[in-house]
A computed fold for a 1447-nucleotide RNA from an uncultured bacterium, annotated as small-subunit ribosomal RNA. The RNAcentral record of the sequence draws on ENA. Rfam family: Bacterial small subunit ribosomal RNA.
RNA sequence: GAUGAACGCUAGCGGCAGGCUUAACACAUGCAAGUCGAGGGGUAACAUUGUAGCUUGCUACAGAUGACGACCGGCGCACGGGUGCGUAACGCGUAUGGAACCUGCCCCUGUCAGGGGAAUAGCCCAGGGAAACUUGGAUUAAUGCCCCAUGGUACCGUUAUAUCGCAUGAUAUUACGGUUAAAGAUUUAUCGGACAGGGAUGGCCAUGCGUACCAUUAGUUAGUUGGUAAGGUAACGGCUUACCAAGGCGACGAUAGGUAGGGGCCCUGAGAGGGGGAUCCCCCACACUGGUACUGAGACACGGACCAGACUCCUACGGGAGGCAGCAGUGAGGAAUAUUGGACAAUGGGCGCAAGCCUGAUCCAGCCAUGCCGCGUGCAGGAAGACUGCCCUAUGGGUUGUAAAACUCUUUCGCCAGGGAAGAUAAUGACUGUACCUGGUAAAGAAGUCCCGGCUAACUCCGUGCCAGCAGCCGCGGUAAUACGGAGGGGACUAGCGUUGUUCGGAAUUACUGGGCGUAAAGAGUUCGUAGGCGGACUGACAGGUAAGAGGUGAAAUCCCAGGGCUCAACCCUGGAACUGCCUUUUAAACUGUUAGUCUAGAGACCGGAAGAGGUUAGGGGAAUACCUAGUGUAGAGGUGAAAUUCGUAGAUAUUAGGUGGAACACCAGUGGCGAAGGCGCCUAACUGGUCCGGUACUGACGCUGAGGAACGAAAGCGUGGGGAGCAAACAGGAUUAGAUACCCUGGUAGUCCACGCCGUAAACGAUGAGUGCUAGAUGUUGGGAUCUUCGGAUUUCAGUGUCGCAGCUAACGCAUUAAGCACUCCGCCUGGGGAGUACGGCCGCAAGGUUAAAACUCAAAGGAAUUGACGGGGGCCCGCACAAGCGGUGGAGCAUGUGGUUUAAUUCGAAGCAACGCGAAGAACCUUACCAGCCCUUGACAUACCGAUCGCGGUUUCCAGAGAUGGAGACUUUCAGUUAGGCUGGAUCGGAUACAGGUGCUGCACGGCUGUCGUCAGCUCGUGUCGUGAGAUGUUAGGUUAAGUCCUGCAACGAGCGCAACCCCUGCCUUUAGUUGCCAUCAGGUUAUGCUGGGCACUCUAGAGGGACCGCCGGUGAUAAACCGGAGGAAGGUGGGGACGACGUCAAGUCAUCAUGGCCCUUAUGGGCUGGGCUACACACGUGCUACAAUGGCGGUGACAGAGGGUUGCCACUCCGCAAGGAGGCGCUAAUCCCUAAAAACCGUCUCAGUUCGGAUUGUUCUCUGCAACUCGAGAGCAUGAAGUUGGAAUCGCUAGUAAUCGUGGAUCAGCAUGCCACGGUGAAUACGUUCCCGGGCCUUGUACACACCGCCCGUCACGCCAUGGGAGUUGGUUUUACCCGAAGCCGGUGGGCAAACCUCGCAAGAGGAUGCAGCCGACCACGGUAAGAUUAGCGACUGGGGUGA
Repeated sequence: GAUGAACGCUAGCGGCAGGCUUAACACAUGCAAGUCGAGGGGUAACAUUGUAGCUUGCUACAGAUGACGACCGGCGCACGGGUGCGUAACGCGUAUGGAACCUGCCCCUGUCAGGGGAAUAGCCCAGGGAAACUUGGAUUAAUGCCCCAUGGUACCGUUAUAUCGCAUGAUAUUACGGUUAAAGAUUUAUCGGACAGGGAUGGCCAUGCGUACCAUUAGUUAGUUGGUAAGGUAACGGCUUACCAAGGCGACGAUAGGUAGGGGCCCUGAGAGGGGGAUCCCCCACACUGGUACUGAGACACGGACCAGACUCCUACGGGAGGCAGCAGUGAGGAAUAUUGGACAAUGGGCGCAAGCCUGAUCCAGCCAUGCCGCGUGCAGGAAGACUGCCCUAUGGGUUGUAAAACUCUUUCGCCAGGGAAGAUAAUGACUGUACCUGGUAAAGAAGUCCCGGCUAACUCCGUGCCAGCAGCCGCGGUAAUACGGAGGGGACUAGCGUUGUUCGGAAUUACUGGGCGUAAAGAGUUCGUAGGCGGACUGACAGGUAAGAGGUGAAAUCCCAGGGCUCAACCCUGGAACUGCCUUUUAAACUGUUAGUCUAGAGACCGGAAGAGGUUAGGGGAAUACCUAGUGUAGAGGUGAAAUUCGUAGAUAUUAGGUGGAACACCAGUGGCGAAGGCGCCUAACUGGUCCGGUACUGACGCUGAGGAACGAAAGCGUGGGGAGCAAACAGGAUUAGAUACCCUGGUAGUCCACGCCGUAAACGAUGAGUGCUAGAUGUUGGGAUCUUCGGAUUUCAGUGUCGCAGCUAACGCAUUAAGCACUCCGCCUGGGGAGUACGGCCGCAAGGUUAAAACUCAAAGGAAUUGACGGGGGCCCGCACAAGCGGUGGAGCAUGUGGUUUAAUUCGAAGCAACGCGAAGAACCUUACCAGCCCUUGACAUACCGAUCGCGGUUUCCAGAGAUGGAGACUUUCAGUUAGGCUGGAUCGGAUACAGGUGCUGCACGGCUGUCGUCAGCUCGUGUCGUGAGAUGUUAGGUUAAGUCCUGCAACGAGCGCAACCCCUGCCUUUAGUUGCCAUCAGGUUAUGCUGGGCACUCUAGAGGGACCGCCGGUGAUAAACCGGAGGAAGGUGGGGACGACGUCAAGUCAUCAUGGCCCUUAUGGGCUGGGCUACACACGUGCUACAAUGGCGGUGACAGAGGGUUGCCACUCCGCAAGGAGGCGCUAAUCCCUAAAAACCGUCUCAGUUCGGAUUGUUCUCUGCAACUCGAGAGCAUGAAGUUGGAAUCGCUAGUAAUCGUGGAUCAGCAUGCCACGGUGAAUACGUUCCCGGGCCUUGUACACACCGCCCGUCACGCCAUGGGAGUUGGUUUUACCCGAAGCCGGUGGGCAAACCUCGCAAGAGGAUGCAGCCGACCACGGUAAGAUUAGCGACUGGGGUGA
């Protein structure tokens, strides 16, 4: 796009079409084929007329008239109408032929129609039967039947001539003999009858070509193929029969199977094609199923006959009847398809002289949006962009929306009324008062469907929450869904819209036009060769293919073009063109073909050379292994990563000599050679195949390919017989291992070898079929030749074999004269993945198995090449306290602290490998606090707004109730601001009502911000250019160098950005400025003593500003570079040390409980207040720490040297009291001034190796301090107590220098409470060979089936569910074959004491005989049916095999 459609929602009108695609299933009822009285005998019914009767409107009579039931006869019924079962066929289409034929009615021509006869239906009579129907008798007519005559150009037999034809033969004429005709009717004009010839029409037969699938159907055929003869037919013919011969068909697809009416045409498509065969037209076939004939011009007959069968109906049970695939209609089936209508008015058909009758053909109407076409549902105008409503919203508004209203206009269609055709020639109109015309009526009666994630035009809100659902493909939905459902809005089409089915297109996705096969599916393992296909040069002939002209045909309708008719269109009419085809004929002769002749360039042959693991057979050889014999010799050998099994004192291994046996042939050896491939490797001989080069006076296209076919064909395997050294499946043992049916070791059998015979497959690979020609080169190598040569070689040619490379090709990779380039010829093969190279069937095989080769079902991918990452128990380079080298720890003990777990009313919450766990928490007794129990409040503890009241409020304090919050009652104190002077405004408090407050409730996977981590690792990118079809690449790689993508050089790159580094801060040296609270060298004063004082700012110090370090200098290395190494100078040397600073990104990392925030949730509670409790629990496990285990120590004593901080609700000197914590007084200090402040390790003495003078847990008791309050649950002090622990398993952490270790000091938080955290200084080491390994990281490269990226992907078994399928003892059907039995009706044949009007013969007659017909019987053929045996196909089937799929 299309549709004979169906379904869902919806529906105003008209025109034109269409309407059982399924059950060729079964059918009630009505109708669909009759007509003719001008063929006939007649008169049942009706009417008219006449007559008669009488009860004046009835009865009877009369074929008299119109007519006419039934009957005889004629014509029709073979047309028209329906359906598509069957049929793969001369069925259909097309083109021919019939010299092998028929043709009623119709047309033309010629001739004729004389005479006779016998019956029979009807009617009548008598029977049978329920009925259908039927029997007998009598009588009768014809255009019914019969006989005689006549007759030809008819037919038959015989004869002759002419002409024609490709032929059998045909036609015409001629002579003789024989045979066959007829019908009348009615009344003056016709209609009929017979014979013959011709025409027209219709039919029949034959032939060429075309006409679907399967080869998992390869052989088939017995009247089969042909002949002769006969029969039969309208006619040819095995059409039938007898005899004879043995043929016929078939890979150009016979036979068998399944499917199917064919065509004109219809749909689609640019076309070629693909699909279809409704309506209309042509042909065929069929008429309940099967068979058969009769009648007839025509049938083997839809509404005829006979028989058989199934089914239905009637029945009196004896018998009968029926056939909608005609029109309506019914049931059934189905997703689904209409009225039991009108009329013969028109067109056509049958009969008839005609009038006419019949006609479900036909013409009309009805039903159905089934399709196509046309029209309408209003038009114009209207912004305050109205109101309301729906929807959205940032609450301002937006949108629906010129939409509505209001105003103007119109009346198509519809409705009402009036008029009113054509279709009809004289009459006759079903449709029909229809089409059409006029008038009236009022905007009046008339809009839906689907869609809105992309493809694909059209977006928001709400609901839902991987549910419900959607979906054509991709895919949506797991709490913010433009994808589900609803709504608003929008888009598309429109009386329709959407869905489903089917088909073509897109699809070059079966490729003729118009595809491919190295790696995506696809070259057979190789060769030979049959059929076939294709084929070199020249000349002649022919004309099959080819080309041109002409003729015939290609029905009509359809399509196209032009014109015309319905108002237009759809539709219809007229004409033209076309129908791409087939046939005939006339030409042409280039190409192809055929034929004749010639040629040598292809191919072959001959001669001369050449190389070679080419093949087969026989013989020979040496090295090595193993074994045997003998000698020497002694304890091991062998084997492995290490071992063991194993061998060996019965003498191994080792070594020497000799022997036996089998297999394989080192070096040469080479992308060297040969062969078709598989493959071939010691030497010699024999036999033998192929190839190459050179030459020639031969043949003359003999060629290429190759379906089937044949031969060869590695290894393994099989059969028979040999052989067996080594090796070695299976097997055994030893190891390894969690296991080890493996890898390793020791043994070891088939086998490997030979002969003969099978098998027939391999990643049989160049994953590349064979042949021919053409298309740049360079460089190796093998074999042969030519030319030149200075004899080294150079140039060149043919045939092989490699590498690189141009054009060209390719998706890319790559190929590239050995093509995967450009062309030609032939063969094989492919058409998404899986199922499956499987099942079934066939063929082959001894078997193993091979070959040929599907389907159901299932998925939306499977695959190729390349790209970027990531990964690798891949490679290279490099770095890091990463390892190593060291020092000190943790892991064991006690305690502290955090976590898990458990417990609990609650033990609030979060953090979870590194990167959670002395973390949030820089400090839980109350508070904090979020948790639990109980008691209270509800506009609320807090914010804004409104109303009313008051002028306050607030503070201090007493009493009562209560656990307190809170409630009640007092006392004292205080008495707001502005002002227009008005309780006016502000402010405050109380009370009330409503908006709201409030939430440490949920979601860190909705977010912002902040943070951790890789990682202070050196990386991450961009612009332009270039390369690539593209993803992408290049730059950023390479050579060096660096801590560094740091720098240099090179380079199709050139530049740039974020990172690195530097700029910033602290610290180390110097200068300068400044000099108090700091300092004191010099001067002076004073003190027991002290910068205490005057004075000073030199020094220290403080804190501002500067300088200083840059590989700057020298030498070497390096590439002349960057840089590195060494040195000098310097306080400092190669980043001086430390800090802050964290690229693109990763981990849905962490945090909704810091804060902020979307959405959701709670609202007398999930909010707020209070008391008490809990976060502090305790069989246990882990992390982080402290203190120790002691002598590098404990205790006692002495008493020296820091830095950095903090301090007024504070730090506190000093004095006194207390053993002490601390207490009582109290100076100074808002701090370089006063205080904390004492530094501690150090040094001296003592203890002497012990559970101690170590260690301090735990416990008892007495106290101190803070605080409203130390019970749960603080810290400290004194006295007493004195646990574990004697250096810590596996494992594991930190640290590279002022570092580790060790020692003390301060601060934040804080009323009080650090072993934690942050900061400060004192003392102060050891070690680093080095980068193999562990971990992490960077760069380059490589492989990849990974991309959620190795914590990836993924294979098979098993278990369970579902699905389709193979096998299967069997069982149930269908189709079909063969043999036999039966043998209805019918035709044919035969037959006989059957029967019979005409006709013939004989006979006077009676009658007899004949011809002919009927009946009977017999036989042949044959439908249905039966028996037996097969073949094939389908269904079911216990059980069973594999396959697919599922969280």